Predicted 3D model of a 344-nucleotide part of an RNA (large-subunit ribosomal RNA, domain IV) from a marine eukaryotic metagenome. The coordinates come from a structure-prediction model, not an experiment, and the mean pLDDT is 90. The RNAcentral record of the full RNA draws on MGnify. It matches the Rfam family "Bacterial large subunit ribosomal RNA". Rfam links the family to the GO terms ribosome and structural constituent of ribosome.
[in-house]
Context: one part of a larger RNA
């Protein structure tokens, strides 16, 4: 010096990205316990008190001797002094630094974000706000081989099921809700019309032959799905404007004009896990706060099942604050064990 461990004056987070780490707390009995809440919870909330042993009383429970009572009379039943066991409790006393004396054994509170929750999970750098989840919704599927999936096939799963079933997509408890656009793309519907292949059809034409014929080409017309066309459809892929002016201080613009669009973002939320400018501005908290909480709205570039906004409970999640407690620190010291080092 390293690893693991023990103790520490005064201070007590001043350490640090961050109380990381290590303390504190801890058992049982009793008292007591807030906001909020889905009335279950929150809750061991928080915060307190007691705890050993000896002597002596009291109440209860168990066992049940003596005894008493009952009887169908027995190895019967009920009650039950005493004794023993147990538990609760009153009074007095004893020892220690300390009485759950050891071991084991929650620190707590306030306030945000995200995800409802238990669960799953990158075996071996990420345990999370990710995945899943009940619940919601859309689409497909009517079964002689469902739809879908695996397989070249036979065949199998789906299912020895049958739309309250099965498959796929999205969303993700619960509460309040989920606006506008069908122009483009997709999907669904549409006995008309246009276009459209092979095939059918053969007007007509060429080659050859004396001819019959053989052979090559071939217009009209006919001829599916698809595409065009006509509609529908957003919890389908997706999208959801610009400029100018205007009110008797100023400022702002309920209002007006104009251009464009398929339609111009509704509710709710908002410097946010989203805000560039930005440490925005105001308020709170601190002596001092780029973080945090509450507001404002000028949303670079929130927004409604790629769901929007809330939400009790839950979380080895994450942000901010406080109490307690401490060698994290001021600032280091002493000690223990095992290494390192020296001899062998």
């Nucleotide at each position: 010096c390293c690893u693991u461990c023990c103790u520490u004056a005064a201070g007590g987070a001043a350490c640090u990205c961050g109380g990381c780490a290590a303390u504190c707390u801890a058992a049982c009995u009793c008292c007591g316990u807030a906001a909020c809440u889905u009335c279950g919870g929150g809750a061991u909330a928080a915060g307190g008190a007691g705890u050993a042993c000896c002597c002596u009383g009291g109440a209860g429970g168990g066992u049940g001797u003596a005894g008493u009572c009952c009887c169908u009379c027995g190895c019967g039943g009920a009650c039950g002094a005493a004794g023993c066991c147990u538990c609760c409790u009153g009074g007095g006393g004893u020892u220690g630094c300390a009485a759950c004396a050891a071991a084991g054994u929650g620190g707590c509170c306030c306030u945000g974000g995200c995800g409802a929750c238990u669960g799953u999970g990158u075996a071996u750098c990420u345990c999370a706000a990710a995945c899943a989840u009940a619940g919601g919704u859309c689409u497909c599927u009517g079964c002689u081989c469902a739809a879908g999936u695996c397989g070249c096939a036979a065949g199998a799963c789906g299912a020895c099921g049958u739309a309250u079933a099965g498959a796929g997509g999205c969303u993700g408890a619960c509460g309040c809700c989920u606006g506008c656009c069908c122009a483009g793309u997709g999907c669904c519907g549409g006995a008309a019309g246009g276009u459209u292949a092979a095939g059918g059809g053969g007007a007509g034409u060429g080659g050859u032959g004396c001819a019959a014929g053989c052979u090559a080409c071939g217009a009209a017309c006919u001829g599916a799905a698809g595409c065009c066309c006509c509609g529908g459809u957003g919890a389908a892929c997706g999208g959801c404007g610009g400029c100018c002016g205007u009110a008797a201080c100023u400022a702002u613009a309920a209002c007006g004009g104009u251009c464009c669009u398929a339609a111009g973002g509704u509710a709710c939320c908002g410097a946010a896990a989203u805000c560039c400018c930005u440490u925005g501005u105001c308020g709170g908290g601190u002596a001092a706060g780029u973080u945090c909480c509450g507001a404002c709205c000028c949303g670079c570039a929130g927004g409604a099942a790629a769901g929007g906004c809330g939400u009790a409970a839950c979380g080895a999640c994450u942000g901010g604050g406080g109490c307690g407690c401490u060698g994290u620190c001021u600032c280091a010291a002493g000690g223990a064990a095992g290494g390192g080092c020296c001899c062998g």